[in-house]
The RNA shown here (SAM riboswitch aptamer (S box leader)) has 109 nucleotides and comes from a Bacillota bacterium. It was read from a public genome assembly, where an Rfam model found it.

Parts: sequence; C1' cells; structure tokens
RNA sequence: AUCUCAUCAAGAGCGGUGGAGGGACAGGGCCUGAUGAUACCCAGCAACCCAAAACGACCAGUGUCGUUUUACGGUGCUAAUUCCCCCAGAGCAAUCUGGAAGAUGAGCG
Repeated sequence: AUCUCAUCAAGAGCGGUGGAGGGACAGGGCCUGAUGAUACCCAGCAACCCAAAACGACCAGUGUCGUUUUACGGUGCUAAUUCCCCCAGAGCAAUCUGGAAGAUGAGCG
C1' cells in the first nucleotide's frame, strides 16, 4: 500500500504545558478559537481485540457459539451525524434509503 468483515445519531475534564489557528484532502458552506482552541501530558469515555466471570444453546469431545458483567493489557476516541456537501433511487417538499469517500478495529495475503 491492497483486499475482506464489522461499526460510525450515544459517551467522555471548571486539570497541566503551550501560544495560533483548527474542524482528514481540494473547493464551498457553516462553525470553533486570546473566556486560550489544534497539539502534547494527565484524566476520562467506550468495549473492537486480548483476558476474567455468570447463564444458555450445540458438539462424541478438546471445545464452539450467543447474551450479560468486568475493564489488567493492545488499540481507538474525548465540539457540532464522519459538522454539511458528492453519486443513484423514492418523494411536491421536508426527508428517507443505498452507494462512494473517509475513520476505527479485527483479519487474509
């Protein structure tokens, strides 16, 4: 870098450092930021993987699967739906459905 699968409307600080832009990319919109953002640290959130426990189902069986709980570890995340836009379909419209693109995790090669 490619591919496969799953998820993307919930949640998360009145802390420290620092000092200018930031919200993935190009453009547009709309926001956000000196009442200090982004970033980093700490803290927290969540439960994808790992791990532990309970219950249930299946299997001849080592076990496998499902649900619930926990949160040591590996990631991730902590303004706004993935902030909105793009494409297709439905609809008078509002809007809805699907796709693309992207993000994250797990896995194949």
The coordinates come from a structure-prediction model, not an experiment, and the mean pLDDT is 80. Of the family's consensus pairs, 87% are formed in the model. The organism belongs to Bacillota, within Bacteria.